[in-house]
Context: one part of a larger RNA
RNA sequence: GGACGAACGCUGGCGGCGCGCCUAACACAUGCAAGUCGAACGAGAGAGAGGGAGCUUGCUUCCUCAAUCGAGUGGCGAACGGGUGAGUAACGCGUGAGGAACCUGCCUCAAAGAGGGGGAUAACAGUUGGAAACGGCUGUUAAUACCGCAUAAGCGCACAGCAUCGCAUGAUGCAGUGUGAAAAACUCCGGUGGUAUAAGAUGGACCCGCGUUGGAUUAGCUAGUUGGUGAGGUAACGGCCCACCAAGGCGACGAUCCAUAGCCGACCUGAGAGGGUGACCGGCCACAUUGGGACUGAGACACGGCCCAAACUCCUACGGGAGGCAGCAGUGGGGAAUAUUGGGCAAUGGGCGCAAGCCUGACCCAGCAACGCCGCGUGAAGGAAGAAGGCUUUCGGGUUGUAAACUUCUUUUAUGAGGGACGAAGGAAGUGACGGUACCUCAUGAAUAAGCUCCGGCUAACUACGUGCCAGCAGCCGCGGUAAUACGUAGGGAGCGAGCGUUAUCC
Repeated sequence: GGACGAACGCUGGCGGCGCGCCUAACACAUGCAAGUCGAACGAGAGAGAGGGAGCUUGCUUCCUCAAUCGAGUGGCGAACGGGUGAGUAACGCGUGAGGAACCUGCCUCAAAGAGGGGGAUAACAGUUGGAAACGGCUGUUAAUACCGCAUAAGCGCACAGCAUCGCAUGAUGCAGUGUGAAAAACUCCGGUGGUAUAAGAUGGACCCGCGUUGGAUUAGCUAGUUGGUGAGGUAACGGCCCACCAAGGCGACGAUCCAUAGCCGACCUGAGAGGGUGACCGGCCACAUUGGGACUGAGACACGGCCCAAACUCCUACGGGAGGCAGCAGUGGGGAAUAUUGGGCAAUGGGCGCAAGCCUGACCCAGCAACGCCGCGUGAAGGAAGAAGGCUUUCGGGUUGUAAACUUCUUUUAUGAGGGACGAAGGAAGUGACGGUACCUCAUGAAUAAGCUCCGGCUAACUACGUGCCAGCAGCCGCGGUAAUACGUAGGGAGCGAGCGUUAUCC
């Protein structure tokens, strides 16, 4: 000098764009943050419409149709999106047109096939237990829920054959034998969906080479340990797991242990090399009160799912139950320190749905904070051999100083009034939280708006008074013990300016 997620002191007019718990991965009141589909299904309620009957002529009752609502069964989603950085020194991350061991819902494409049956169950009704949470028993019903059967071009598996290729296990193609496995309908008649197979796309899993902090005042470490055979398991390779066998494997090219730490794109600095950092934004990873476990599923070992254990909090009729903000706000606490219990789904994106649409604290906006960067303003021109006052003085003067007053202008900003958007895209129409905002026009009036640090040298800027090694200053050198340009105050000056200084940290 530059930088900062900053804090502190003094000060503070406006706008745009960013950014805002770095500490206790401490504990959390309250609200919201994941639903949706009636074009899968059976009950229920039911605006309204039509018809019949009864009469009290505007009511009752019955039947049919039926928008809509909606607990339950079922489907899809809930594995995304959002948060945090605890753990992790590791194939975790980065990099590699490295890998002959893999899976992939929705989507795209291709070529097939959807035949025929069955038994339940929630809802509901009855009954019953419990304070509650939540259940038990009996009866009854549907489906795109569930279970058999048939069918199999192609496909999987097993066996043996031929051809081509390769990098050892092998890969690909062709034909053969045996064997195995599917399905669902709904409809507003436009469509939407279900099954099996192949290919693609997307996403993911695993392996490998290289790189990735400090410590030797850590030198030896290792028993599923290292390898083999066989069996199991997985989507898949593998001590991944198991039985048996062998005795190996790693290490001064730093094993093991200890400490610290999420990694990267990037960011800061620097001429570069390098050094430092890993906030915001983007990619990957890990975690969801702590520890463990699996279930469902295309996908989880699952933040707002389940089970077990633990700590904590709450309810209780003491028998037993409920909970998890490292989602968005917000509270307490900790701290030098970090915001609203706001508006809206209008846009972008996501889930469900044929759609209309519903949901969306993702997101878009608004609020708060000079926290940062950028821009603008606090007026402009004229105005004295120069007012008053202040300070100083060698008492002549000097200086503050064109500064003020005063005159003439201007109106950014401010205030008021009027007009008023883009963002809106879908066949048309309609649809804006922001917002009567930005912006435009007019009016009023210099009106609403300047501070902070420093002035011994480094380093731009000096005098007076007070103090008297005291009080104090200080980044370094050093000032202060009676004329202190270094302390305190004043006048003056220098620098920056809605900021200026200080402190911490990095280059």